[in-house]
RNA sequence: GCUUCUGUAGCUCAGUUGGUAGAGCAGCUGAUUUGUAAUCAGCAGGUCGUCGGAUCGUAGCCGGCCAGAAGCU
Numbered sequence: 001g002c003u004u005c006u007g008u009a010g011c012u013c014a015g016u017u018g019g020u021a022g023a024g025c026a027g028c029u030g031a032u033u034u035g036u037a038a039u040c041a042g043c044a045g046g047u048c049g050u051c052g053g054a055u056c057g058u059a060g061c062c063g064g065c066c067a068g069a070a071g072c073u
Stems, first nucleotide, its partner, number of pairs: 001072007010025004019056001027043005049065005
């Protein structure tokens, strides 16, 4: 330098077919317990890496850039 893949909650990841974004763990509150843990119920947490384009509408399509991984030279 070229090719491919990844980037979504604090962490690990779904969402791949465009129509107002979810799970598990972690966190907070309550219940239960003599108390803690465990369990149960609830709550909070995201301008979906960034900039632009197409679209009535994009996390998902197209392009540039940034970061990371693998391969080739």